Small-subunit ribosomal RNA, 3' major domain from an uncultured prokaryote, 481 nucleotides, folded computationally. Rfam family: Bacterial small subunit ribosomal RNA. Its family is annotated with structural constituent of ribosome and ribosome in the Gene Ontology.
[in-house]
Context: one part of a larger RNA
RNA sequence: UGACGGGGGCUCACACAAGCGGUGGAGGAUGUGGCUUAAUUCGAGGAUACGCGAAGAACCUUAUCCUAGAUUUGACAUGCUUGAGAAUCCCUAUGAAAGUAGAGAGUGCCCUUCGGGGAGCUCUUGCACAGGUGCUGCAUGGCUGUCGUCAGCUCGUGUCGUGAGAUGUCGGGUUAAGUCCCUUAACGAGCGAAACCCUUGUCUCUAGUUGCCAGCGCGUUAUGUCGGGGACUCUAGAGAGACUGCCGGUGUUAAACCGGAGGAAGGUGGGGAUGACGUCAAGUCCUCAUGGCCUUUAUGGCUAGGGCUGCACACGUCCUACAAUCCAACGUACAAAGCGAUGCGAGACCGCGAGGUGGAGCAAAUCGCAGAAAGCGUUGGUCAGUUCGGAUUGCAGGCUGCAACUCGCCUGCAUGAAGCUGGAAUCGCUAGUAAUCGCGGGUCAGCAUACCGCGGUGAAUGUGUUCCUGAGCCUUGUACA
Numbered sequence: 001u002g003a004c005g006g007g008g009g010c011u012c013a014c015a016c017a018a019g020c021g022g023u024g025g026a027g028g029a030u031g032u033g034g035c036u037u038a039a040u041u042c043g044a045g046g047a048u049a050c051g052c053g054a055a056g057a058a059c060c061u062u063a064u065c066c067u068a069g070a071u072u073u074g075a076c077a078u079g080c081u082u083g084a085g086a087a088u089c090c091c092u093a094u095g096a097a098a099g100u101a102g103a104g105a106g107u108g109c110c111c112u113u114c115g116g117g118g119a120g121c122u123c124u125u126g127c128a129c130a131g132g133u134g135c136u137g138c139a140u141g142g143c144u145g146u147c148g149u150c151a152g153c154u155c156g157u158g159u160c161g162u163g164a165g166a167u168g169u170c171g172g173g174u175u176a177a178g179u180c181c182c183u184u185a186a187c188g189a190g191c192g193a194a195a196c197c198c199u200u201g202u203c204u205c206u207a208g209u210u211g212c213c214a215g216c217g218c219g220u221u222a223u224g225u226c227g228g229g230g231a232c233u234c235u236a237g238a239g240a241g242a243c244u245g246c247c248g249g250u251g252u253u254a255a256a257c258c259g260g261a262g263g264a265a266g267g268u269g270g271g272g273a274u275g276a277c278g279u280c281a282a283g284u285c286c287u288c289a290u291g292g293c294c295u296u297u298a299u300g301g302c303u304a305g306g307g308c309u310g311c312a313c314a315c316g317u318c319c320u321a322c323a324a325u326c327c328a329a330c331g332u333a334c335a336a337a338g339c340g341a342u343g344c345g346a347g348a349c350c351g352c353g354a355g356g357u358g359g360a361g362c363a364a365a366u367c368g369c370a371g372a373a374a375g376c377g378u379u380g381g382u383c384a385g386u387u388c389g390g391a392u393u394g395c396a397g398g399c400u401g402c403a404a405c406u407c408g409c410c411u412g413c414a415u416g417a418a419g420c421u422g423g424a425a426u427c428g429c430u431a432g433u434a435a436u437c438g439c440g441g442g443u444c445a446g447c448a449u450a451c452c453g454c455g456g457u458g459a460a461u462g463u464g465u466u467c468c469u470g471a472g473c474c475u476u477g478u479a480c481a
Stems, first nucleotide, its partner, number of pairs: 001481002003478003007475007015465002019429005026320008034311002042053002065306005071300001074129001078128003083123003088105002091102004109118003131295002134293003140289002142284003145280001147278001152191006158167003171182003197272004202240007212229002216227002243266001246260005322422001326381007338369003343362002348357003388419001393414007435457007
């Protein structure tokens, strides 16, 4: 100087407390361990692995992971070399394909002494080399997680100390903050904090189509449908607005705190992006890059089939429930944000339905996906393993795709399992939040209970810091470094 303490003081955080909803019990989905297997490819492992890499394993993907069949200058790059043919296209045999063997059509460009030569391309011989998701993340770059959006981490000069170092950064207040003020052998500065950026909440101006429709007309069973209008909503650009600015009190005449006014918004208005010095030899050589090592008729490359989906079991994360604040049927209302050309696909017709036929319109504020759902109204069910719950299974169908057996999704009919609120324990959340309801997107031929977004309805509790956990500052002890 640090680190540590079942030392002390101060402070903070959904850390506890106060509340709301879960997990742990059931069925299913998914990941992991284990077991099994010819193979069940590899990585990730307390917090910080386990719906993680994977934004989507039928083939492909896919990785010699397994079985089998073939291949060797190679699927790909550059250069040299031997011989042949230009390119390119087609066929036959064999085969699961890859491959192997064979046969045919067909000639261009430049120079030419018409013999031929050359460029590009293909095949072939040989050589340098290619290739490797092979090993080492404890050789590395880059990227990432975590402490933690915690308030810290340092430097220059000066001063003190023999020195390691100290001071500054301590102390008194204050703050979300090393934020600011005062004091002060320190005075300044940097990286962080804050601000600058995006979004949302109010108003003004500008603009007015594809959006809107108050007033004036036309028209319709009906609809901004039409003439028109820019008022309003909205769209999207420019501005204004919030700064403790004003008032009162407290405070050291400070920083600031408390209350109030005005205001759409008040003391960081809400949300996001943004992550200091460093820690964990944290993670990744399977994104990529890269040192070293290994491999080179194989650990490279090709193909078919299988596996990654296997199931006595254990754990994590979710979905659906156990019902009446519910379920079912019928009727009826209101979003936002997205996506669309190998695409979205309307009206119409067929089908109980999944879906099919057909194809209007739309590179989309114009057309389409598109019906929002919870809600509201009416009716039935009256506490039951039920009109709850939907697993499982049978049959019949639909869709995508060469192909749904291993191994896809959906529909109809039938079947109708466990489950009556879950032990010890444990998780999330402080407001448009929790809870609950649906909608969209990426991936994608097809496949979403996952992920990323969007809006609808919309609470309870706390205003405390004794305790548990973690963190920051000061101080103290130490046989630790």